[in-house]
This record gives sequence, structure tokens and C1' cells, in this order.
RNA sequence: GAAGCAGACCAGACAGUCGCUGGCGCAGCAAUGCGCGGGAGGAAGGUCCGGACUCCAUAGAGCAGGGUGACGGCUAACGACCGUCCGCCGUGAGGCGCGGAAUAGGGCCACAGAGACGAGUCUUUGGGACCAGCGAGUGGCGAAAGUCACUCGUUUGCGUCCCAAAGGGUGAAACGCGGUAACCUCCACUCGGAGCAAUCUCAAAUAGGCACGCGUUGAUGCUGCUCGCUGAGCGUGCGGGUAGAGAGCUUGAGCCCCCGAGUAAUUGGGGGCCUAGAGGAAUGACUGUCAUCUCUGCCGGGCUUGCCCGACAGGGACACAGAAUCCGGCCUAUCGGUCUGCUUCACUU
Repeated sequence: GAAGCAGACCAGACAGUCGCUGGCGCAGCAAUGCGCGGGAGGAAGGUCCGGACUCCAUAGAGCAGGGUGACGGCUAACGACCGUCCGCCGUGAGGCGCGGAAUAGGGCCACAGAGACGAGUCUUUGGGACCAGCGAGUGGCGAAAGUCACUCGUUUGCGUCCCAAAGGGUGAAACGCGGUAACCUCCACUCGGAGCAAUCUCAAAUAGGCACGCGUUGAUGCUGCUCGCUGAGCGUGCGGGUAGAGAGCUUGAGCCCCCGAGUAAUUGGGGGCCUAGAGGAAUGACUGUCAUCUCUGCCGGGCUUGCCCGACAGGGACACAGAAUCCGGCCUAUCGGUCUGCUUCACUU
């Protein structure tokens, strides 16, 4: 110098103007106004895993079903995380993990190959049986040549069948208690259900319910009173539910710093801090200056002569996304940039 690996971090800053939403204070009967201060993230996202919390269910045990699966640790808990082993990938720093059991049992094993777990016979060799050929013998027929049958033998046969062994070839694997459990299964451990629209409290109007009282000897309404008309309800109380309001709701397995234990995940102690809490849902927009990256032009410098460094001017870019009860993880999205540790290669000394 080039190419990489691992980890941590930032996610524009400041000012002005106009807005949004909670809190507190003041003014106001109220509506509202003014002032001060608060107001998204590393993932708030996907809702995949684990918990807190709430309600429902629940004697105990078993079956069914789901999940996890080397060993050890950590934790509120986990399938997360940490360490070690093993296996695979990489020259390496490192990365990845579908890591229990195949002698309980079942299933499956592409293509190729004769054969894929039932055994099987493509090739070669050996043995046996049969058939055919050849030779010999005996018998029948025939005058003879010969022919037929039987028996025995045979170093004969691209012959048929049976038995045994070996070798070659195919293939990931060729008969060996083969491989596969990310096929079922077995073993060990573990798991109740629903979710803040959970759940709880206060509580209108109208309608309906219950109780009591009054009412055709006229309640009630028109109507404040009298008359008149009307003609069956009216009044009071209670309780449930709805709208609405409130609690749950943000002080918490919290964040930062220091010291200690541990290789680490994690954890003990001390000090400091309060950091959205909306609820159909606020957290925004514009302008200017600066910062970062990038493009173009020009100037200066360096040389390895087409690259690097520096200054100036102009233009462009500035992502993904967005709280909704709260935590611990995982996964996914993300313009750009910074820092730390390490590896490999090349060159110089």
C1' cells in the first nucleotide's frame, strides 16, 4: 500500500419564523390566551421465541399433542447469550451448526448396476445331473454295407439346470448388524388458556326492569293559575348495562460512571440521574450558516505522466423508518461515516 475479518459507535449541528401535543403556573364563569419546561429508534418495524402483569381454568396421576436436544455455565425466563469439544468451510484473522439413540420397531436409499438390505448370480473357476457328440462292448434285424436299442467310458460342447467359491465392474453405500431420525419412532427434559381492545373503578340522557305510593270518585298533558278539552298512566326510590371519564401507564429484571468477582455471558458494592406517555393517536415544515460525502471547473504542489494532496467557486446527496402495557432476545430494512483490535499478500529499510 492492497484485499479482508471481528467488535463498538454516529444517524447531522446551530439560529430564526410558523405550527402540533402533554405537564406546571397565571388570567378567565367558560371557551381560550400567555409564560416556563418535556416530546421516537437502532431498529420504535416483523410479532418469531421467552418473561412480568391481569383475568379465566386447575386435587393427584396417566394418555394424547406441542417444543427442546453435544458438555458446562448464565438468567426472571428462553429455542436467546457465553465458554469448551466435535464436524464442515476459509491460506488466515475467523465463519457456520439440520450435534441424543440405527443392537426396540417400521419406512426409504435417486442414477448406475445382475443385485440396494428382501438377498442376488453379469463374468470366471470347481463339482454334480441331464442332453448332444465321439469311442468301446453286448443284443435285435439284415446276405453284406449298415441300422436300431442298451450299458460303460470320455482332457469334447458360445448347450440346459443345480450347488459352492472367488474376482471384475457399477455406485455415496455391495451383505457388514450399511446409510438415513430435517420420515415415523424411541429416550430425556419441558409446556394450562387468553391477552392492556387484558382487567378494575366512577357513571349520564333515552329505552327497558324491580319495589312502593297515587290514579276512571279523572292521574297526566295543553298550562304559571282558573275554565275547557284529553283519557291511563304518573311520581319516588333501587339495581344492571351503554355513551363518557378515570385507573392499569410508565421508577423500571431502568440508564450513566467507578471499584471488585468471572476467560466470557453475567454479577456484587458505591455514587449520580429521571429520560415521551399520546389515546383515531402529538413529536412537523420553511429559511439561513456550518459540518460530512460526492460531481464539475480552475489554481498550486508532488512525482511513478495520470494519479495523489491542498485551496477556491458552483451543483447535488443526507437513508431505513416511526412509540401505543412494559421488559430480555432473534430476524428483517438502513444514504453515508468514525474508531479499536486482528489476518493475508506485495514492496521498502
Bacterial RNase P class A from an Oxalobacteraceae bacterium, 349 nucleotides, folded computationally. A source record names the gene rnpB. Rfam family: Bacterial RNase P class A. Rfam links the family to the GO terms tRNA processing, ribonuclease P activity and dimeric ribonuclease P complex. Taxonomically the source falls in Oxalobacteraceae (Bacteria, Pseudomonadati, Pseudomonadota, Betaproteobacteria). Model confidence (mean pLDDT): 77 of 100. The RNAcentral record of the sequence draws on ENA.